[in-house]
RNA sequence: GCGCUCGUAGCUCAAUGGAUAGAGCACCAGCCUGCGGAGCUGGUGAUACAGGUUCGAUUCCUGUCGAGCGCA
Numbered sequence: 001g002c003g004c005u006c007g008u009a010g011c012u013c014a015a016u017g018g019a020u021a022g023a024g025c026a027c028c029a030g031c032c033u034g035c036g037g038a039g040c041u042g043g044u045g046a047u048a049c050a051g052g053u054u055c056g057a058u059u060c061c062u063g064u065c066g067a068g069c070g071c072a
Base pairs, nucleotide, nucleotide: 001071002070003069004068005067006066007065010025011024012023013022018055027043028042029041030040031039048064049063050062051061052060
């Protein structure tokens, strides 16, 4: 330099054009407890960035950034 894959919550993963982006762990609050833990209930929190297509984009296209793999 070229090609391929990937980027979603603090972490690990779903959602592949549709209505409100879900789950587990973690965190916070309450209940429970002599206190804590466990358990139960509820809550906070995310689509790497910019543009485009579309009635509608996490999803499709382009560029940039970052990570990994391969070729040279």
Molecule: transfer RNA
Organism: Elusimicrobiota bacterium